[in-house]
RNA sequence: CGCGCAGGCCGCCUUAUCGCUUCAUCUUCGGAUGAAGAGGAAAGUCCGGGCACCACAGGGAAGCAUAGCGGCUAACAGCCGUCGGUUCGCUCAGGCGAAUUAGGACAAGUGCAACAGAAAGAAUGUACAGGUCAUGCUGUAGUGAAAUCAGGUAAACUCUAUGCGGUGAAAUGUCACGUAUACCCACGCUUGAAGAUGCCCGUCUGAGUGGGAGGGUAGGCAGAUUGAACGUUUCAGUAAUGAAUCGUCUAGAUAAAUGAUAAGGGUCCAGAAAUGGAUACAGAAUCCGGCUUAUAGGCCUGCUUUUUUU
Numbered sequence: 001c002g003c004g005c006a007g008g009c010c011g012c013c014u015u016a017u018c019g020c021u022u023c024a025u026c027u028u029c030g031g032a033u034g035a036a037g038a039g040g041a042a043a044g045u046c047c048g049g050g051c052a053c054c055a056c057a058g059g060g061a062a063g064c065a066u067a068g069c070g071g072c073u074a075a076c077a078g079c080c081g082u083c084g085g086u087u088c089g090c091u092c093a094g095g096c097g098a099a100u101u102a103g104g105a106c107a108a109g110u111g112c113a114a115c116a117g118a119a120a121g122a123a124u125g126u127a128c129a130g131g132u133c134a135u136g137c138u139g140u141a142g143u144g145a146a147a148u149c150a151g152g153u154a155a156a157c158u159c160u161a162u163g164c165g166g167u168g169a170a171a172u173g174u175c176a177c178g179u180a181u182a183c184c185c186a187c188g189c190u191u192g193a194a195g196a197u198g199c200c201c202g203u204c205u206g207a208g209u210g211g212g213a214g215g216g217u218a219g220g221c222a223g224a225u226u227g228a229a230c231g232u233u234u235c236a237g238u239a240a241u242g243a244a245u246c247g248u249c250u251a252g253a254u255a256a257a258u259g260a261u262a263a264g265g266g267u268c269c270a271g272a273a274a275u276g277g278a279u280a281c282a283g284a285a286u287c288c289g290g291c292u293u294a295u296a297g298g299c300c301u302g303c304u305u306u307u308u309u310u
Base pairs, nucleotide, nucleotide: 002305004303005302006301007300008299009298010297012265013264014263015262016261017260018259020037021036022035023034024033025032026031039281043292044291046290047289048288049287050286051168052167053166054165063164064163065162066161067160068082069081070080071079072078083103084101085100086099087098088097089096090095104159105158109157110156111153112152126141127140128139129138130137172222173221174220175219183212184211185210186209187208194205195204196203197202229248230247231246233244234243235242236241266279267278268277269276270275
């Protein structure tokens, strides 16, 4: 220097034109100007919480989940540390290093066990020897991981300990156009309300007309973006993480905006050059913490090691 492995980080930029969403200001109400506008996974919806409603005196059963020990956390099946087991490597050895691991209980009960073996949890007990009134009663041999040894096996049923009520923003709350209307009030039903005829009169039609209130549909608003938030520094702790301090405001749509085009520049690949090619995975939808999966290319750290040169 290169290859490989493990971990962490970044994951295209600038300008112009046209266009979209939200907010602020102005407005002649048509719009104009300015600011902001996807992710490390927004994904899978797997696990755990916030929040809302339903249920709810309390308890139990069923079901599900977890399982050495200690810690972190709002919580967890997550994370950190550590012990043990297993595998690999190194070492004369003691031991060291790396990877990995659902790791309580088989001395409650039930089930299961390839091959070998007479027999595998059972007795119609193999061979030899010994013993007995009699009997695998005793010893040895043989197969096997295991032959009565308190055998093995619980990501087998099960038992033990601990935890979990259910449903999810299509939750839920709120305002409520129009139309119809149970209900209430007023007027009216041949002593004619009301309507039509432009108006008064007149004429015609004529049994309902007007108002209120309530629930609630369409639709609007809230929920809904200031939060277990993000960043700096310091301290505590092996670490996960926590505390203090200072600073920042960082999408909020509703069938759903975050785009398109052009030019230039990065980076990588090919090429002698000109130049050509590539630039991933993917896209918010109530919010947050994890896990898993996808990801062109680049950077950093650690470890192992081949070859070459000195």
Annotation:
The RNA shown here (Bacterial RNase P class A) has 310 nucleotides and comes from a Flavobacteriaceae bacterium. A source record names the gene rnpB. It matches the Rfam family "Bacterial RNase P class A". The family's RNA type in Rfam is ribozyme. Taxonomically the source falls in Flavobacteriaceae (Bacteria, Pseudomonadati, Flavobacteriia, Flavobacteriales).